[in-house]
RNA sequence: AUCCUGGUCCAGGAUGAACGCUGGCGGCGUGGAUAAGGCAUGCAAGUCGAACGAAACAUUUUUUGAAGAAGUUUGAGAUUAUAUCAAUGAUGACGGAUGGAAAUGUUUAGUGGCGAACGGGUUAGUAACACCUUAGUACAUACCUCAAAGUCGGGCAUAACUUACCGAAAGGUAAGGUAAUUCCCGAUGGUCUCGCAAGAGUAAAGUCGCAAGACGCUUUGAGAUUGGCUUAGGUCUGAUCAGCUAGUUGGUGAGGUAACGGCUCACCAAGGCUAUGACCAGUAGGGGGGCUGAGAGGCUGAUCCCCAACGACGGAACUGAGACACGGUCCGUACUCCUACGGGAGGCAGCAGUCGAGAAUAUUCGACAAUGGACGAAAGUCUGAUCGAGCGACGCCGCGUGAAGGAUGAAGGUCUUCGGACUGUAAACUUCUUUUCUUAGGGAAAAAGUUAUUGAUGGUACCUAGGGAAUAAGGGGCUGCAAACCUCGUGCCAGCAGCAGCGGUAAUACGAGGGCCCCGAGCGUUAUCCGGAUUUAUUGGGCGUAAAGAGUGCGCAGGAGGUCUGAUGCGUCUUGUGUUAAAUGUCACCGCUUAACGGUGUCACCGCAUGGGAUACGGUCAGACUAGAGCGUGUUAGAGGUUACUGGAACUCACGGUGUAGGGGUGAAAUCCGUUGAUAUCGUGGGGAAUACCAAAGGCGAAGGCAUGUAACUGGAACACUGCUGACUCUCAUGCACGAAAGCGUGGGGAGCAAAAAGGAUUAGAUACCCUUGUAGUCCACGCCCUAAACGAUGCCGACUAGUUGUUUCGAGUAUCGACCCUCGGAGUGACACAGCUAACGCGUUAAGUCGGCCGCCUGGGAAGUACGAUCGCAAGAUUAAAACUCAAAGGAAUAGACGGGGACUCGCACAAGCGGUGGAGCAUGAGGUUCAAUUCGACGCAAAACGAAAAACCUUACCCGGGCUUGAAAUCCAUGGGAAGACAUUAGGAAACUAGUGUCGUCCGCAAGGACUCAUGGACAGGUGCUGCAUGGUUGUCGUCAGCUCGUGCUUUGAAGUGUUCCCUUAAGUGGGGUAACGAGCGCAACCCGCACCGUGUGUUAUAUAUGUCACACGGAACCGCCCCCGUUUUUGUUCAGGAACAGCAAUGUUCGUGGAUAAGAACGGGGGAGGAAGGAGCGGAUGAUGUCAAAUCAGCAUGGCCCUCUGAUGUCCGGGGCUACACUCGUGCUACAAUGGCAGGUACAAAGGGUUGCCAAACCGUAAGGUGGAGCUAAUCCCAAAAAACCUGCCCCAGUUCAGAUUGAGGGCUGCAACUCGCCCUCAUGAAGUCGGAAUCGCUAGUAAUCGCGGAUCAGCACGCCGCGGUGAAUACGUUCUCGAGUCCUGUACUCACCGCCCGUCAAGUCAGCGGAGCCGGGAAUACCCAAAGGGUUACUUCGGUAACACAAAGGUAGGCUCGGUGAUGAGGACUAAGUCGUAACAAGGCACGCGUAGCGGAAGCUGUGCGUG
Repeated sequence: AUCCUGGUCCAGGAUGAACGCUGGCGGCGUGGAUAAGGCAUGCAAGUCGAACGAAACAUUUUUUGAAGAAGUUUGAGAUUAUAUCAAUGAUGACGGAUGGAAAUGUUUAGUGGCGAACGGGUUAGUAACACCUUAGUACAUACCUCAAAGUCGGGCAUAACUUACCGAAAGGUAAGGUAAUUCCCGAUGGUCUCGCAAGAGUAAAGUCGCAAGACGCUUUGAGAUUGGCUUAGGUCUGAUCAGCUAGUUGGUGAGGUAACGGCUCACCAAGGCUAUGACCAGUAGGGGGGCUGAGAGGCUGAUCCCCAACGACGGAACUGAGACACGGUCCGUACUCCUACGGGAGGCAGCAGUCGAGAAUAUUCGACAAUGGACGAAAGUCUGAUCGAGCGACGCCGCGUGAAGGAUGAAGGUCUUCGGACUGUAAACUUCUUUUCUUAGGGAAAAAGUUAUUGAUGGUACCUAGGGAAUAAGGGGCUGCAAACCUCGUGCCAGCAGCAGCGGUAAUACGAGGGCCCCGAGCGUUAUCCGGAUUUAUUGGGCGUAAAGAGUGCGCAGGAGGUCUGAUGCGUCUUGUGUUAAAUGUCACCGCUUAACGGUGUCACCGCAUGGGAUACGGUCAGACUAGAGCGUGUUAGAGGUUACUGGAACUCACGGUGUAGGGGUGAAAUCCGUUGAUAUCGUGGGGAAUACCAAAGGCGAAGGCAUGUAACUGGAACACUGCUGACUCUCAUGCACGAAAGCGUGGGGAGCAAAAAGGAUUAGAUACCCUUGUAGUCCACGCCCUAAACGAUGCCGACUAGUUGUUUCGAGUAUCGACCCUCGGAGUGACACAGCUAACGCGUUAAGUCGGCCGCCUGGGAAGUACGAUCGCAAGAUUAAAACUCAAAGGAAUAGACGGGGACUCGCACAAGCGGUGGAGCAUGAGGUUCAAUUCGACGCAAAACGAAAAACCUUACCCGGGCUUGAAAUCCAUGGGAAGACAUUAGGAAACUAGUGUCGUCCGCAAGGACUCAUGGACAGGUGCUGCAUGGUUGUCGUCAGCUCGUGCUUUGAAGUGUUCCCUUAAGUGGGGUAACGAGCGCAACCCGCACCGUGUGUUAUAUAUGUCACACGGAACCGCCCCCGUUUUUGUUCAGGAACAGCAAUGUUCGUGGAUAAGAACGGGGGAGGAAGGAGCGGAUGAUGUCAAAUCAGCAUGGCCCUCUGAUGUCCGGGGCUACACUCGUGCUACAAUGGCAGGUACAAAGGGUUGCCAAACCGUAAGGUGGAGCUAAUCCCAAAAAACCUGCCCCAGUUCAGAUUGAGGGCUGCAACUCGCCCUCAUGAAGUCGGAAUCGCUAGUAAUCGCGGAUCAGCACGCCGCGGUGAAUACGUUCUCGAGUCCUGUACUCACCGCCCGUCAAGUCAGCGGAGCCGGGAAUACCCAAAGGGUUACUUCGGUAACACAAAGGUAGGCUCGGUGAUGAGGACUAAGUCGUAACAAGGCACGCGUAGCGGAAGCUGUGCGUG
């Protein structure tokens, strides 16, 4: 990377929603889902005066006639008298108070009637005839309709009212007294009731009207409507709820009810319900419908409609046609309020409104105009039903926020490759329009009542005119899923996130900006439901290995069932009828400007009931059959089971003999046994357990399992015959039985083995592996336990679907004396294989194929086969069996790699065989470390360390110290100003750089504008060996000059991928050949290229006098697959022998095909040998380095993205000096040595390859020498460097720290160079250190190689033990591939893929979380028993008829013990999670002791050990 399994997540739709941001208009809907919590205030059910008395008011009529009073009159008295006054009278028109009567009208507290049982609200309770569908009747039904009959005569009360009294109030008591459509009695009575009949019983009310008559009333019947009751079916979850029930089930009788009924009571019987889930617990109003879905389904029950239930909580009845009654009554309880403390009042789950709780849900609005309701004869009254308005984007629908033109593509913004691009016709600007808005004017329908009156909404909808682009855009997203991308900031931070995941300096994922995408008055988020999810699978899944076949059988219920015939018509099919309310839904049409919305019609509503019809199939009943099944007869095999007896081998023990020093054990040892005689060996005896060979892929059994032999008893199977029965069958929840090992109990037994235990080893440790001992146990009997990888990881039964080949057993045929053999037919048990199936592996007549029947089981991983509960068990424990929480995976099969303390094969100076080294010494050089102002930087296993550096005194130079410069040491351009540029000399300061000057010379081109060059100033910019090699290019190292790495087409596979490239032979080679589902090709290999070795031809600088051609150059030849011999392999053709198959043929035999052996000839390849040849099997060497690996190396060679430093005294640049050369130490690479194969002195030979004009430098001379003077020759086959050295000859040294070795140091010189102090090289003299061949370890090399000897070159002023080249001399060894290292190919295992430096397990320690147990403590729920008992109705008794009392029932309350569900709880054990904690290393490879399952013991922990089993 793949296929599969499997979960998780997302995109859609929906909502009585809420929250965030935003908000122009209208229409239609909708709005307390939580606390059935508490409620201030107002309203929500009244009406009728044509039922009644009464009261009040108004009017009219009549009556009474007060006060007052004009007028008339009397005169007590006062006064002298009159006038006059005048107490007090009489009369009195008028006046009209007051009272009465009557009538009319209006209003009303009360009596009476009807209504209040509707309408409106809510969903607490209820798992039930509550609801839905169907069918029914033992019933009732006010008002309404129809029909029939009647409505006669009397009477007693009582509110109101009056008086008196009690009380704070609410209210009440007593007396008097009154009406009615109130109540009572009597009469009558039929189509009423009872009764067979006779007969008996039972009713009424009036009011209005002049009247006609109208409205009532009583009784009965019918209808309509509404209700009661019953019936069948449907109606959530839990079995970790399995038994429940005493009025319980039924009967008889009685009571009761409108009515059936244990509805209630008495008696009798003992029934009734339940695995088709009773009872119990939890949850819940039901339906029409709603949402979703292709559908089947799933979820849901707001608004609207139907039904039910409820009205603060509990109980009860009254009235009534109807209630056990939301705005009625009584009682109890809780709460709230009033109170004079004695008592009282209340019930918004009606409409508004308020508090509370909550994420959250509206106005204390208008009107009865419409629709509907109550009452009324009616007018009418009432109606928070209803109609309307208000608030909320809460939802659905519609409209708008402008339209057309407009490019220099404006400005701004963003990005940029600096050219530009995008925003973008977008804007500005011009022209136009007016939906919306605003002003003004007009102005509805909704009204239907024969006419008239009557509109809350509302001056609203709508229409017209004017004004003016005016009043109106946001939200979310842009990594993938999934439409839409750039820049900056940040730097595992801040943050995002539905899932995967993003963020650690180049973030399309965070934040911002720009751009883009989606939707739009909305957009997102959250919550919930359906979908996707065939992820509970009826449609439509599975179970060998992914989760899943029960350990096995027997078998009741249940489910399924062979052939033929008849009947039935239950299922089934068809057709009709009824129903399935309306609304919703579908379709069509229509109405609001459109749509939402609404109207009309139609279809649908998949169901139930019922009538008719069909009869194939299934069911049922009846009859028959034999193919299933069973029985019978005969035969056969077998470790099938149980019991008893029994043989030999081995082992051990005891005794005795022989015999002596060891034995035993292991990787090696030790513990252990043995001189008290072991081991060994012989004999005798005892004991227990297991049964060699036969033996097998074999046999038997349901499974577990079963093996010496014999006997007894006993179960099953197969085959043959086809005689008998006649579907008797299959499967099987619950149930019953069996069930390895370990383990438990009791009693025996105990040889060997062996948990635990002890000791010895191993080890860092070793509670293990190994060793020596050893107890339970293993064995027997009886009784338990009931689990295993109890596996074929594959349930049982039946049918069908190519074969080939073994084996066990039975039979038939043939054959034979018989047996064997051969050919068939069964039943078992194996191997391979077609079709088919499967994710693949694989299965494949013994199916995992194709079908049928029945059962069991599964639904992501972990938590967990655990907790709790229950059952079983002596215990261990078994069976049944969750959740919280947590993760985004866990898993199967196969693929390619990598890895293995897995296997096979092959190669390499890899080992081995050799030669010489390193590691020890001194020195050189590099690295580490340390030091320092600096000791610049890089490189770090192989593959860093004489490496970058083919030359650090200055320079180099990057480092340090100090002094300078700032458009700069060097580059390009612009602007301004000056001047040709410049050359030479010189002054002062200074270490120099540089700074400040002076003098002389010089004076460009062009007619001109100007140009070239240069200086100064300013500005763009430069500059950086500063960082990042983990941003890069290029280059390089390494595996490795190893033989590999790939591609096209084809083929195979669902696919990753494979094949080719594997296999056999061969090669240095994936080199070549053969074979082959492959055929070809590419990069590598080889060859082509270069050098060397041989020959020929040509040319001829140099050499020498020519010639010539040693030699040099150029071209060509030569080797290869050529020639000869032998061997091996393969192959072709032929001959021959053996045996086989098919076909033909009667047969003999023939033809064809293929197998094995021998032989002959030919060919190919490989190996060995030979000839020829300078060279022989790649002749030798070089260059050439595949795909890739190591984030290998290099930003300091160069280039380069990004970041950083630079007008702030630089990380830029110049200069002087210093440093890179330091030095307790460690490592790498070298040189010189340790000597006699040597050293020294003298002499004599022989190279190759190079270099040379600021160069190589000859001869000659000087100096001991380094060197100097000198200057011939040479731009080189011509001259020079240049002497080659080892070697050879002669002599000395004589084994020693030396005539070895040369470090170190002193003195004197030479050379280069501005300059040799730090810090160069060389010479001479003197000095003369360590070192006597090197520990563990380790390196190079296979022939002109190693070893050894010198020569040259680059760099370079000078400096070489380094590096790169050159030649001289010139070996030894390789049996071989066991081992070490590395590499390659194939097979294999894998839980690894960052690839074993991998993965991963458990304890302990820390933190967080949820659940379980827990001494207890607290609370809820449902029942039970008993006590007490309100109101109430019932029964009985009494009664002054008003009631009173008693009894049983009975709410609430109390007591008691249990049941059940929660909360809390010291603490305990386990679980889950958490970047870098501790201990080990259990598993994955043979994981280093193969792993796992069951069981038992033990141990810090993973785990170890015993025993049986599995192979995964």